[in-house]
RNA sequence: GCCGUAAUAGUAUAAUGGUAUUACGAGGCCAUGGUAAGGCUUUAACCUAAGUUCAAUUCUUAGUUACGGCA
Numbered sequence: 001g002c003c004g005u006a007a008u009a010g011u012a013u014a015a016u017g018g019u020a021u022u023a024c025g026a027g028g029c030c031a032u033g034g035u036a037a038g039g040c041u042u043u044a045a046c047c048u049a050a051g052u053u054c055a056a057u058u059c060u061u062a063g064u065u066a067c068g069g070c071a
Stems, first nucleotide, its partner, number of pairs: 001070007010024003018054001025043006047063005
């Protein structure tokens, strides 16, 4: 220098055009003589910019970062 893959709550992940799932975490309540475990509930996320579209996390292009391959 070229090519490929990935980027989603504090952490780890799913989804694939129609306001994003689950678990752990954090807050509250219940329960207990008390603690742990447990039950209910709340909270919090689509890497950045442009384009296509009625509508983009998803498609296209460029960029950034990480990993891998070739030279």